The RNA shown here (Bacterial RNase P class A) has 362 nucleotides and comes from a Gammaproteobacteria bacterium. Of the family's consensus pairs, 97% are formed in the model. Model confidence (mean pLDDT): 75 of 100. The source organism's lineage runs through Bacteria, Pseudomonadati, Pseudomonadota and Gammaproteobacteria.
RNA sequence: GGAGUUGGCCAGACAAUCGCUCUGCACAUUGUUGCAGGGAGGAAAGUCCGGGCUCCGCAGGACAGAGUGCCAGGUAACGCCUGGGAGGCGCGAGCCUACGGAAAGUGCCACAGAAAAUAUACCGCCAGCCUUGGCUGGUAAGGGUGAAAUGGUGCGGUAAGAGCGCACCGCGUGCCUGGUAACAGGCAUGGCAGGGUAAACCCCACUCGGAGCAAGACCAAAUAGGGGAACAUUAUGUGUGGUCCGCACUGUUCCCGGGUAGGUUGCUUGAGGUGUAUGGUGACGUACAUCCCAGAUGAAUGAUUGUCACGGGCCGGCUCGCCGGCUCGACACAGAACCCGGCUUAUCGGCCGACUCCCACU
Numbered sequence: 001g002g003a004g005u006u007g008g009c010c011a012g013a014c015a016a017u018c019g020c021u022c023u024g025c026a027c028a029u030u031g032u033u034g035c036a037g038g039g040a041g042g043a044a045a046g047u048c049c050g051g052g053c054u055c056c057g058c059a060g061g062a063c064a065g066a067g068u069g070c071c072a073g074g075u076a077a078c079g080c081c082u083g084g085g086a087g088g089c090g091c092g093a094g095c096c097u098a099c100g101g102a103a104a105g106u107g108c109c110a111c112a113g114a115a116a117a118u119a120u121a122c123c124g125c126c127a128g129c130c131u132u133g134g135c136u137g138g139u140a141a142g143g144g145u146g147a148a149a150u151g152g153u154g155c156g157g158u159a160a161g162a163g164c165g166c167a168c169c170g171c172g173u174g175c176c177u178g179g180u181a182a183c184a185g186g187c188a189u190g191g192c193a194g195g196g197u198a199a200a201c202c203c204c205a206c207u208c209g210g211a212g213c214a215a216g217a218c219c220a221a222a223u224a225g226g227g228g229a230a231c232a233u234u235a236u237g238u239g240u241g242g243u244c245c246g247c248a249c250u251g252u253u254c255c256c257g258g259g260u261a262g263g264u265u266g267c268u269u270g271a272g273g274u275g276u277a278u279g280g281u282g283a284c285g286u287a288c289a290u291c292c293c294a295g296a297u298g299a300a301u302g303a304u305u306g307u308c309a310c311g312g313g314c315c316g317g318c319u320c321g322c323c324g325g326c327u328c329g330a331c332a333c334a335g336a337a338c339c340c341g342g343c344u345u346a347u348c349g350g351c352c353g354a355c356u357c358c359c360a361c362u
Stems, first nucleotide, its partner, number of pairs: 001358010012308007020039007041333001045344002048342005053212004060245004065208005070084005085099001086097004100203002105201002107197003122143002124139007151169006170192001171190008216265004226256006237249003272291008310329008
């Protein structure tokens, strides 16, 4: 100097003028009032997970169903996060994993190929016979097909071969060592025999009531506390996912027609933010201190001007620390609606740190 990997941060401040909204206080003729303070994100998005909260006279049990799937931690919890293990990719920093089980069973592996499981011999190799090309027997080391061909490499042996035998590797089994564990390593033993696939069915382990702020509660007002049909009365039926059992209640279901759809609340103080110390590899925990940071309801949170700060670009000076001038910039993605923890997706302009590789010089 170049090329990369990875972690974190920013989304302005002040003032003036005008406009909107919430809270508190005061006044008062209940407002066209005054003062003070606050006012949309890193994803507010998707509604994909997990909860808090509200309601349902079972929310109890079982089955079905659904979800997760290496180990250990964190957390209110999770399908999330952190650390480790295994496998894979990369020269590397690093990154990815839908990561339990194929010896419980079933299914599938197209085409090609002799053959993809009830295994098999196309070419080839060897032996014998007959005569110029065939028959019989042996073989699966060589070749071909294929994503994959029945353990791999080498030596010996053989008519030619083959775990046929041996060495190493692989695989199965047993034991030992380290580790909380997933696992790793070592030793011994067995010639061991078809593989793959479970984001196929399935088996195993763990988890799982439902509906949702349009939940729910209260107030006011209005109407027609209307009309009809079916089933049922020891049982049926109903009771917030399905089926059955249990329990509770005693009616349930459907159609037509009418009224209201207004207000208050839920509604923002929280598994909250920030700072310091401390424990931990880390996620995170503990202690102390400090702060209050939207609450709208057809939907407020805005506009203009100026200054400053921060950052980028260009130019000049320079003691290489910096100074001065000009210019650009809050641009892109995009806007709360009960709240919170995650994940995923979209995206402008920048900043800071650590690490890896390559080249050149010293």